[in-house]
């Protein structure tokens, strides 16, 4: 000192969270010792038991006991004195003179103690105890008798003191001091003769009372409170001032500087934290206050309205003989209860202190100690050194090794601690005696590494990582978040990190948080400027002089208790702890001084402000009139069938005459052009014209007043539209409403109507995106341009124009012509009209939602407005800008994309593929474009992965080891079997002779095998956008940054192709070129071609480059035209596919991680299936015919293939084919006469046909172990649908489409009508880019970024949560009226023997009544939040499809 978290990324705003410190703590795991501290924070709840305040015989009488018995000692109850008001506890109450600080007391008291002064003379009456007699259960108590005192009473005296009367001095003052006279008022003795006491007065010390000023929490959703209240007079009362109390009089007193009320709370020294300012807190220790079961009251006393005193009332507990009594742990221990939680019914008065006493001494749960608790702080230990290239175990591994790890074992050493034994304090003052702690601390010796380590964490923040298990499960989590089969985030193990007798968690406080901002924040768009103005209180305020000294500054004095804190030093072995000294405690008061500034007082000034004068500007306001255009209605004329409306329609209007058109008339509302970046107004707002009244501002010139100013909490006034009330008015428009459309629906958008309203008058309402989302005022900080008003100058006959000044209104955009500078800002932007720089005053903000809501209050006729929360919930919500993507946004461009054409598909039959269905199986994959004649370029067996059944189990093959081996295996034969296979037989190695090699069998090992799963773990390959023109980098520049620039722009191109230009300059992958084929020519060579040439083949070369000309264009790039040329602008065709997208396809081509199976998910065989068939889809073939079919004749190719092959001639067969065997390893022979369409001739004549050929039957051929499931072909016969195909849709721009055949791969054969090639014949059309689809560049909007298949809103349904309302029910609190009225106090009466009785007034508790306030419970209904993938729509975000 910061960090994490909003986004694809960025900057900002802003909240949430973390790291630190602390605690009277608690909980979890763990736990060796010591010192010093500390320990009911909750129930001020209830308490058993013991103790916590007594003492004095030197005040007094009596009684008892003992003894050295006539004197002593000790004890007991009582009288009397002193103390018991201290010490100890608590924080309930209290927001107050309770506390703190500072003063006052001239308004006071003070026992014991100290000092000074004074006196103590005389007399008397009782009483307790004791004794006698009683009452009562007890507590307690009655009557009588006796007695003492330092107990009580009376008299004398009065240094004095108090009161009364007078005089003098002094003081700010009621006073103080001195003095004169009068009146009142004291005492106590005891003794050991040293003393101890007594009385009066004064002084002191310490203590206490009262008063003042200042400070002291939250709440205004508490705004008015008060009747002894405020003051006076008189009286009473107190130690003392005082409404402290009473009577009378007056009507005051307090309050926005917060009275009164409500809530909470003991206050301070201090404590925690913090850099500080602050914030929080008030345990232990100290000071003060307060209380003593609850409430009230007095007595005694120096002191109390008294914790362990008294009286009364109440609640509770206990005793009881039922009549009556007793009690008060918020003292120390302890107990119950409550609670997350807090100790021993211990020892001692040895020390310190207190009470009493002359003293000895007694008492002392104050205090000193010990005990319990890791509750805290501090200290120590759990061993030290050596010890392997490193044991075992465990973990990991790439299997090589690595980690734990010098760690252990082992060797040597030490003894803090521990155990035992011995010694042994200080604390003791005060001559002696006296120690609870304590045989403690400490010292010495011996023994033995012996008695002693855990907790949390390891994804980031935050130091520390691997393996296994689990599989959105179990779980973790402070925040972000992790977990859906490769989890460093869950659980375990190993390892590591951090602390350590502790470690973590939870709770709370401060910090970080500048996140309430005094130090030290903001308000255009993030939360935040009141809608505007006037103005009260308040705050702030121009120039000069004098004075004052309140603020301010300086010095001095007093005080600010101690402890605490800081610094230095000392004592416990150190430290914690503690002692001493100094400093500090930032404050208050008094005195002295300073006078710049602020304030006060006095006087003056004119620059602020205001007033007077003058001529102008203006939709400023109010009222009354007035004008024309238009709409509509009505009347009349003309005129006839439609009109109106919409994307299209319909409702509507119209033959009772509309619409249209002409004339007249009525009424209401609004004011075209002028008109503008205009003007005016505080804002809202204001527009025909005229008049009346009226407000404000600007300018000019002088004059006047003399700071009169600025802002402005409350307050008041104004305040669009809508709405409300009363009364008018109503043409047009037009919520609601009705109808027509649209639609899945359409309570909307569109259309036809139309009420309230809109208008006027009066009265309310008081809100708007009331916006410049920008409060008012003043000052300062370059300007340019435009415009409005005024003035001056110049000029003019007068103006306009021009220049300058003042006041306003606007603007400064761009790469470039026409700069906004500085500054500010998160950026956008603002920029003399500031969002710049400063000052003054006011208002407002503090995460999102809940909510501008609830409750309360005020206002309102109502609607509603103003003020204004909380519970709960989320980790974001938000601003600006960036890159993309998207848009039913825009502009430009391209493409067989559309259009223009040609031919198809979709209808039929068949073929093939696919879905579905079926099946034992119909193996699997491919799924819009980018699956579907696709993998498969060829399923009868095989293939084959599927099904049924039969077999095999180290296996079909491969590696290693061991044993055996010429037997065996292979091959052939026989038998069984469907076959696989099994059984039997025959046959049977090489050699350097080393049992060497090979082969085989058996056994074993490692392993193998899998077309099982995952293409969402992968490699490789491929499809697609797309042969689209894009995609990037280096350096530089711009920007806080993401990013931008480069790659924009103007041209141009097929092209990010090229040129121009440019804060960019270059470069890379793509484009193009290089490569292949083809087209012309040349050269060389040439077999099998050829008479030669040539064609042809092979090899090499040449040719085309916008090179030439013209035109256009910026003279460039380029475009258009032309020449030449075989070919012309990329000649044509191919190969070639950038960065990337689709988690695109493929684990079944191959490879491969992980996972699963291992007598089976492996492997083998036979048979079946992949060929099924109500149906849907896709791709094709053949057709529907005359541009044709059939018959006959006849012409012209190219590419290819061939030895397990192509197969000639010849012969046979109608044919498929058979036979035959020549030739050919191919420019030679064969397929192959190499074609067909074509051409010529004939026939058919528009029909389901001489079209079409499906289907079926018979007879054959070929391949092959084998054509039944399930092949192809031939002949004859049969002769189906189909007559050009709905919506829709596909291909193609030239040797292309269309059409015609040929060849090849695969292959025994073939389901090929497929695919890949080859040649023959050979078109039409393109105006053009509006539209459809796809793409590119630019721009714009965005709430999207999983990127529109996006995002997202509301109702409803269900569960849960909190709050408000609620008929009411039930508590608490504080008061009030009335009733009753204890103790007690005052007064009075009776009585006076008294401690008596009675009355009056006050008086606690109680009763009663109506209210106030605050809780709890509450049927129900409403709203809010939240929850999984529910329902209905689609409101918002793009022009979001109606901005």
């Nucleotide at each position: 000192a910061g960090a994490g978290u909003u986004u694809g990324a960025u900057c900002c705003u802003g909240g949430c969270u973390c790291a630190g410190g602390a605690u009277g703590a608690a909980c979890g795991c763990u736990g060796g010792c010591g010192g010093c501290g500390u320990g009911u924070c909750u129930a001020a709840g209830g308490c058993a038991u013991g103790c916590g305040a007594g003492u004095c015989g030197a005040a007094c009488g009596c009684c008892c006991u003992c003894u050295u018995u006539u004197a002593g000692a000790g004890g007991g109850a009582g009288u009397g004195g002193c103390a018991a008001a201290c010490g100890g506890g608590u924080g309930a109450g209290u927001a107050a003179c309770a506390c703190a600080u500072u003063g006052g007391u001239a308004a006071u008291c003070u026992a014991c103690c100290u000092c000074c002064a004074u006196c103590a003379c005389g007399a008397g009456a009782a009483u307790a105890a004791u004794c006698u007699c009683g009452a009562g259960a007890a507590a307690u108590u009655g009557a009588g008798u006796u007695u003492a005192a330092u107990a009580c009473u009376c008299g004398a005296u009065a240094u004095g003191u108090u009161c009364c009367a007078g005089a003098a001095a002094u003081u700010u003052a009621u006073g103080u001091u001195u003095u004169u006279g009068g009146a009142g008022u004291a005492a106590a003795g005891u003794u050991c003769a040293g003393g101890c006491g007594g009385u009066u007065g004064g002084a002191g010390a310490g203590g206490a009372g009262c008063c003042u000023a200042u400070g002291u929490c939250c709440u205004a959703u508490c705004a008015g409170c008060u009747u002894g209240u405020u003051g006076g007079u008189a009286a009473g009362g107190u130690a003392a001032a005082a409404g402290c109390u009473u009577a009378c009089c007056a009507a005051g007193g307090c309050u926005a500087c917060g009275a009164c009320g409500g809530g909470u709370a003991g206050c301070g020294g201090g404590u925690g934290u913090g850099a500080g300012a602050g914030c929080a807190u008030g345990a232990c220790c100290c000071g003060c206050c307060u209380c003593a079961a609850u409430g009230g009251g007095a007595c005694u006393g120096a002191g109390a309205c008294a914790c362990u005193g008294c009286c009364c009332a109440u609640a509770c507990u206990c005793c009881u003989a039922c009549g009556g009594g007793a009690g008060g742990c918020u003292g120390c221990a302890g107990u119950c209860g409550a609670g997350a939680a807090u100790c021993u019914u211990c020892c001692c008065c040895a020390a310190u202190g207190g009470a009493c006493g002359a003293a000895a001494g007694u008492c002392u749960g104050a205090g000193g100690g010990a005990g319990c608790g890791a509750c805290g702080c501090c200290g120590c230990g759990u061993g030290a050194a050596g010890g392997a290239a490193g044991a075992c175990g465990c973990c990991c591994u790439u299997u090589g090794g690595g980690g734990u790890g010098u760690a252990a074992a082992c060797u040597u050493c030490u003894u803090u601690u521990c155990u035992u034994a011995g010694g042994g304090a200080a604390g003791a003052a005060c001559a002696a005696a006296u120690g609870a702690c304590g045989g403690u601390a400490c010292c010495u010796a011996a023994g033995g590494a012996a008695u002693a380590a855990g907790g949390g964490a390891c994804u980031g923040c935050c130091a520390a990582c691997c393996u296994c298990g689990u599989g959105c499960c179990a779980g973790c989590a402070g925040c972000a978040g992790c977990g859906g089969u490769a989890a460093u985030a869950c659980g375990a193990g190993g390892g590591u990190c951090c602390c350590a007798a502790g470690c973590g968690u939870u709770a709370u406080c401060c910090g970080g948080a500048a996140u309430c901002a005094c130090u030290g924040g903001g308000c255009g768009u993030a939360a935040a400027g009141c809608g505007u103005c006037u103005g009260u209180a308040g705050g702030u305020g121009g120039u000069u002089u004098a004075u004052u000294a309140a603020g301010u500054c300086a010095g001095a004095u007093g005080u600010u208790a101690a402890a605490u804190a800081u610094u230095a030093g000392g004592g416990c072995u150190c430290a914690a702890c503690u002692c001493u000294a100094a400093u500090g405690c930032u404050g208050c008061a008094u005195c002295u001084g300073a006078u710049a500034c602020u304030g006060g007082u006095a006087a003056a000034c004119u620059a602020g402000a205001g007033g007077a004068u003058g001529g102008g500007a203006g939709a400023g306001g109010u009222a009354u009139g007035u004008g024309g255009a238009a709409u509509u209605g009505c009347c009349g004329g003309u005129g006839u069938a439609g009109u109106a409306g919409u994307c299209a329609a319909a409702u509507g209007c119209g033959u009772u005459a509309a619409u249209a058109u002409c004339g007249g008339u009525a009424g209401g509302a609004a004011c075209a052009c002028c008109a503008a970046a205009u003007g005016c107004g505080a804002a809202g707002g204001c527009a025909u014209c005229a008049u009346a009244c009226u407000g404000g501002a600007a300018c000019a010139c002088u004059c006047c007043u003399g700071a009169c100013a600025c802002u402005g909490a409350g307050a008041g006034a104004c305040g669009a539209a809508a709405g409300c009330g009363u009364g008018g008015g109503u043409a047009g428009c037009g919520a609601a409403u009705g109808g027509g459309a649209u639609u899945a629906g359409a309570u909307a958008c569109c259309c036809c109507a139309g009420u309230a309203g809109u208008c006027c008058a009066c009265g309310c309402c008081g809100u708007a995106a009331a916006c410049g989302a920008u409060g008012a005022g003043c000052a300062c900080u370059a300007g340019g341009c435009a415009u409005u008003g005024g003035a001056a100058g110049u000029a003019u006959c007068g103006a306009c124009c021009c220049u300058u000044c003042c006041a306003g209104u606007g603007u400064c955009g761009u790469u470039a012509u026409a700069u906004c500078u500085a500054g500010c800002u998160a950026a956008c932007g603002c920029g003399u009209u500031a969002a710049g720089u400063g000052c003054u005053c006011c208002g407002c903000c503090u995460g999102g939602g809940g909510a501008g809501u609830a409750c309360g209050a005020c206002c309102g006729c109502a609607a509603g407005g103003u003020u204004a929360a909380a519970a709960c919930u989320c980790a974001a919500a938000g601003g600006a800008a960036u890159u993309g993507a998207c848009g039913g946004g825009a502009a430009c461009c391209c493409g067989c994309a559309c259009a223009a054409g040609c031919g198809g598909u979709g209808g039929a039959a068949c073929a093939c593929g696919u879905g579905g269905u079926u099946u034992a199986a119909u193996u699997c994959g491919a799924a819009g474009a980018u699956a579907a004649g696709c993998g498969a370029g060829g399923a009868a067996c095989c293939u084959u992965a599927c099904c049924a059944g039969g077999g095999u189990u180290u296996a079909a093959a491969g590696u290693c080891u061991a044993a055996c081996u010429g037997c065996a295996a292979a091959u052939c034969c026989u038998a069984a079997g469907a076959a696989a296979u099994u059984a039997g037989g025959a046959c049977u190695c090489c050699u350097u002779c080393g049992a060497g090699g090979g082969u085989g069998u058996u056994a074993g090992a490692a392993a193998u095998g899998g077309u099982g799963u995952u293409g969402c773990a992968u490699g490789g390959u491929c499809g697609u956008c797309g042969u689209c023109a894009g995609c990037u980098c280096g350096u530089g520049g711009c920007g806080u940054g993401a990013g931008c620039u480069g790659u924009a722009c103007g041209g141009u191109u097929a092209a990010g192709u090229c040129c121009g230009g440019u804060a960019a300059c270059g470069a890379g992958c793509g484009c193009a070129a290089c490569c292949c084929a083809u087209g012309g020519c040349c050269u060389a060579u040439g077999u099998u071609a050829u008479a030669u040439u040539g064609u042809c083949a092979u090899a090499g070369g040449u040719g085309a480059c916008u090179g030439c000309c013209c035109a256009g264009c910026a003279u460039a790039a380029c475009u258009g035209g032309g020449a030449g040329g075989a070919a012309g602008g990329u000649g044509u065709g191919g190969a070639u596919g950038a960065c990337g997208u689709c988690a695109g396809a493929u684990c079944a081509g191959c490879a491969u991680g992980a996972u699963c199976c291992u007598u089976a998910c492996a492997u083998u065989c036979u048979g079946g299936g992949c060929u099924a068939c109500a149906c849907g889809c896709g791709u094709g073939u053949u057709a529907c015919a005359g541009u044709g079919g059939c018959c006959a004749a006849u012409a012209c190719a190219a590419u290819g293939g061939g030895u397990c092959g192509c197969c000639a001639a010849g012969u046979c067969g109608c044919g498929a084919g058979a036979u035959g065997g020549a030739g050919c390893u191919a420019a030679u022979c064969c397929c192959a006469u190499c074609a067909a369409a074509g051409u010529u001739g004939g026939u058919c004549u528009c029909a389901g046909u001489u079209c079409g050929g499906a289907u079926u039957g018979u007879a054959g051929g070929c391949u092959g172990c084998a054509a039944u499931u399930c092949g192809c072909c031939u002949a004859c016969a049969u002769g189906a649908a189909g007559u050009u195909g709905g919506a829709a849709u596909c291909g193609c721009u030239a040797g292309u489409a269309a059409u015609c055949a040929c060849a090849a791969a695969u292959c025994a054969g073939c389901a090929a009508c497929g695919u890949u090639g080859u040649g023959g014949u050979g078109a039409a059309u393109a105006c053009g880019u509006u539209c459809u689809c796809g793409g590119g560049c630019u721009u714009u909007g965005u709430a999207c970024a999983c990127a529109c298949c996006g995002c997202c809103c509301g109702u409803c349904a269900u569960g849960c949560c909190a709050g408000g309302a609620g008929a009411g029910u039930u508590g608490g609190u504080a008061a009030u009226g009335c009733c009753c009225g204890a103790a007690c106090u005052a007064c009075g009466u009776u009585g006076a023997u008294a401690g008596a009785a009675c009355g009056u007034a006050g008086g606690a508790a109680g009763g009663u009544a109506g209210g106030a306030u605050u809780g709890a419970c509450g049927a129900u209904a409403a709203g809010g939040g939240u929850a999984a993938a529910g329902u209905c729509g689609u409101a918002a975000c793009a022009a979001g499809g109606c901005a």
Background: The RNA shown here (small-subunit ribosomal RNA) has 1443 nucleotides and comes from a metagenome. The coordinates come from a structure-prediction model, not an experiment, and the mean pLDDT is 83.